[in-house]
RNA sequence: GCGGACGGCCGGAUGGCCGCGGGGGCGGCGACGCUUCCGAGGAAAGUCCGGACUCCAGGGAGAGAUGGCGGCGGGUAACGCCCGCCCGGGGUGACCCGAGGGAAAGCGCCACAGAGAUCAGACCGCCCGCGUCCCCGGGGAGACCGGGGUCCGCGGGCAAGGGUGAAACGGUGGGGUAAGAGCCCACCGCGCCGGCGGCAACGCCGGCGGCACGGCAAGCCCCGCCAGGAGCAAGGCCGAAUAGGGAUCGCGCGGGGGCUCCGGCCCCCAGGUUUCUCCCGCCGAGCGAUCCGGGUUGGCUGCACGAGCCGGUCCGCGAGGGCCGGCCCAGAGGAAUGGCCAUCGGCCCCCGCAGGGGGCGCACAGAAUCCGGCUUACAGGCCGUCCGCGCGC
RNA sequence: UCCCUGGUAGCUCAAUGGUAGAGCAACCGGCUGUUAACCGGUAGGUUGCAGGUUCGAGACCUGCCCAGGGAGCCA
Numbered sequence: 001g002c003g004g005a006c007g008g009c010c011g012g013a014u015g016g017c018c019g020c021g022g023g024g025g026c027g028g029c030g031a032c033g034c035u036u037c038c039g040a041g042g043a044a045a046g047u048c049c050g051g052a053c054u055c056c057a058g059g060g061a062g063a064g065a066u067g068g069c070g071g072c073g074g075g076u077a078a079c080g081c082c083c084g085c086c087c088g089g090g091g092u093g094a095c096c097c098g099a100g101g102g103a104a105a106g107c108g109c110c111a112c113a114g115a116g117a118u119c120a121g122a123c124c125g126c127c128c129g130c131g132u133c134c135c136c137g138g139g140g141a142g143a144c145c146g147g148g149g150u151c152c153g154c155g156g157g158c159a160a161g162g163g164u165g166a167a168a169c170g171g172u173g174g175g176g177u178a179a180g181a182g183c184c185c186a187c188c189g190c191g192c193c194g195g196c197g198g199c200a201a202c203g204c205c206g207g208c209g210g211c212a213c214g215g216c217a218a219g220c221c222c223c224g225c226c227a228g229g230a231g232c233a234a235g236g237c238c239g240a241a242u243a244g245g246g247a248u249c250g251c252g253c254g255g256g257g258g259c260u261c262c263g264g265c266c267c268c269c270a271g272g273u274u275u276c277u278c279c280c281g282c283c284g285a286g287c288g289a290u291c292c293g294g295g296u297u298g299g300c301u302g303c304a305c306g307a308g309c310c311g312g313u314c315c316g317c318g319a320g321g322g323c324c325g326g327c328c329c330a331g332a333g334g335a336a337u338g339g340c341c342a343u344c345g346g347c348c349c350c351c352g353c354a355g356g357g358g359g360c361g362c363a364c365a366g367a368a369u370c371c372g373g374c375u376u377a378c379a380g381g382c383c384g385u386c387c388g389c390g391c392g393c
Numbered sequence: 394u395c396c397c398u399g400g401u402a403g404c405u406c407a408a409u410g411g412u413a414g415a416g417c418a419a420c421c422g423g424c425u426g427u428u429a430a431c432c433g434g435u436a437g438g439u440u441g442c443a444g445g446u447u448c449g450a451g452a453c454c455u456g457c458c459c460a461g462g463g464a465g466c467c468a
Stems, first nucleotide, its partner, number of pairs: 001389010012344007020039008041364001045375002048373005053231004058280006066227005071085005086100001087098004101222002106220002108216003123162002125158007133149006170188006189211001190209008235301004245292007254269006271283003294467002308327008345362001346360006394464007403417004411448001419435005441457005
């Protein structure tokens, strides 16, 4: 210098004028006026996870269903988030990626091609034997004997090589054999056992087994763990209005015994009570759902001090945590946070280019109960750490 | 705020994880004096987008985009 990896931050600045929402103060009987302070984001977004908070389910235990999570350890209120590590994969490297439990519990699927696709198989091929045929030798010839050979046929052995496929019942090399083969051996892989290191995932070392065990669980499933349901239009208070109306459906209003002053009372069983079961408690008469019809379209609260923000310090590799000090930081309700001007900055265009002129308000976007994350969108710019290559010293 | 459904040819819809098809429409040819109907043929696909699982994805999983729909007050 060029190219790249990772982490963090900003995302216009200053001033003037006019306005909008909210809090406080002052004045006013009041309507209201004056003054002062505050007033969008890193994602306020998608609503994908986790909570706080509130209501519902009478309490507890267990199970099932459904949904989710899934290497190990840690952080946290919690998480599917984050940090560190392990293993696997990619990259020369900084570094990046991984829904990363189980396929020797079971079921299911593996199209086409191919001989054979999971209790696998033999098309080409390799090898052995026999037969036919041919050649050579022996023999005068034939018969017969011996040797050899291509195609073919039959019988058998093999699975090394070819070929198909995403995948072919371990891989490479050597020995061995008629040809071959874990048939045997070495190394690698796989499985089991033991030792050592580590909290653990796991790693290293040694021994044994001759290989048996294909892939898919983001197919069903199995194992372990987590989860009650709803959501601020939750919920509470006040006010207004109307016909506490009608229809349909579901589950109930049960059984036995005893006493009685005949009104009822008591006991047992069954039934109901979050999807089911069990225990305790409660209930015993109506309760619930849907639709039609009616009314309203109000006010206050929840609701802005919080797992809060900033700085310092200590602990920790880190995520983060402890302590100390400082600060108060939107609160609307069809919904405020805006408009104009000036200077600087930025981007684009033009010219006669140390300069000048014109244009653009200038990325994505905009609170709605709140918080922790994830994901997605984003013009332009800044800072830090590191890697590779080239050149110079 | 809380949910549900869907996206495939121009339109309406199909498709066990195994070559994406049907009807209508379009175009060409035939039939007819001509048109319609009819007959024969042809073209037309980023399966909304991106990534992943798998040998293989329209389908399975994840994240986005778009469209449509539902619930909620009082008595």
Description
Two RNAs folded together computationally: RNase P RNA and transfer RNA, 468 nucleotides in total. It holds a member of the Rfam family "Bacterial RNase P class A". Gene Ontology terms of the family: dimeric ribonuclease P complex, tRNA processing and ribonuclease P activity. The family's RNA type in Rfam is ribozyme.